The RNA shown here (c-di-GMP-I riboswitch aptamer) has 87 nucleotides and comes from Paenibacillus cremeus.
The coordinates come from a structure-prediction model, not an experiment, and the mean pLDDT is 88.
Rfam family: c-di-GMP-I riboswitch aptamer. Rfam describes the family as follows. GEMM was predicted in a large-scale screen for bacterial structured RNA regulatory elements.
RNA sequence: AUACGACAAAGGCAAAAUCGCUGAAAAGCGGUGACGCAAAGCUUAAGGGGCUUCAUCGGGUGACCGAUAUGCCAGCCAGCUACCGAA
Numbered sequence: 001a002u003a004c005g006a007c008a009a010a011g012g013c014a015a016a017a018u019c020g021c022u023g024a025a026a027a028g029c030g031g032u033g034a035c036g037c038a039a040a041g042c043u044u045a046a047g048g049g050g051c052u053u054c055a056u057c058g059g060g061u062g063a064c065c066g067a068u069a070u071g072c073c074a075g076c077c078a079g080c081u082a083c084c085g086a087a
Stems, first nucleotide, its partner, number of pairs: 004085002012037002017032006035075001041080003047077002049073003056067004
């Protein structure tokens, strides 16, 4: 120094569930709570993939069905950055 990761040290984040709020929804924010994480730090129309479908378009007598993100997920992959220093 690393594309490496210790029964190391100092720390960090916070799944599910639940309560409240926002949202059409996916989901997000805050509290409680820890399943786990060596990047569970940051980045999404303009890297890929996934989720939702208010609006819009088409179908249907209708209930509804299909298409479609500029909405959402980075704790799916990916890109960028980074603490420590045993093997």